[in-house]
RNA sequence: AAAGUUGAUACUCCGAAUUCCCAUUAAGAAACGGGGGACCCGUUUUAGGGGUGAAUCCUGGUCAGGGCCGUGAUGCCCUCUUUUCCAGGUAGGGCUACUUGGGAGCCCGAACCCGUCAGCUAACCCCGUAGGAGUGGUCCAAGCGUAGUG
Numbered sequence: 001a002a003a004g005u006u007g008a009u010a011c012u013c014c015g016a017a018u019u020c021c022c023a024u025u026a027a028g029a030a031a032c033g034g035g036g037g038a039c040c041c042g043u044u045u046u047a048g049g050g051g052u053g054a055a056u057c058c059u060g061g062u063c064a065g066g067g068c069c070g071u072g073a074u075g076c077c078c079u080c081u082u083u084u085c086c087a088g089g090u091a092g093g094g095c096u097a098c099u100u101g102g103g104a105g106c107c108c109g110a111a112c113c114c115g116u117c118a119g120c121u122a123a124c125c126c127c128g129u130a131g132g133a134g135u136g137g138u139c140c141a142a143g144c145g146u147a148g149u150g
Stems, first nucleotide, its partner, number of pairs: 011134004018030003031129006041119001048117001049114004057089005064079005092108005098143005
């Protein structure tokens, strides 16, 4: 000096998940989100249906089941709606530190909930404000802003 690890602060990112109030706590308010709920219109319910979310869908293998030969081991064939696990892809989504567009690069493509029930939906009603993490001092164009100098 570089790289790596840990911790703190600041800052930043995913996300609706922040701020105020100011007290012993709670509650409350704003803001940002979500759900329910008419006429009209629309739709078709065990193969259940639906919600939050970017997180849908497809393919292959595997698990499993059945059949055939055989004393048995083993081998072969079929099914594989659904389910377990694995791999690959994908609708879609995020980041690269002012904004937008483009380029390049790196990632995600989950999980949970309602409980037979909910389309849209004015008035109206109800609910949430968690959790997790660390990219880069990237390129081009346009724009905005700040500072300095004249």
Molecule: c-di-AMP riboswitch aptamer (ydaO/yuaA leader)
Organism: Bacillota bacterium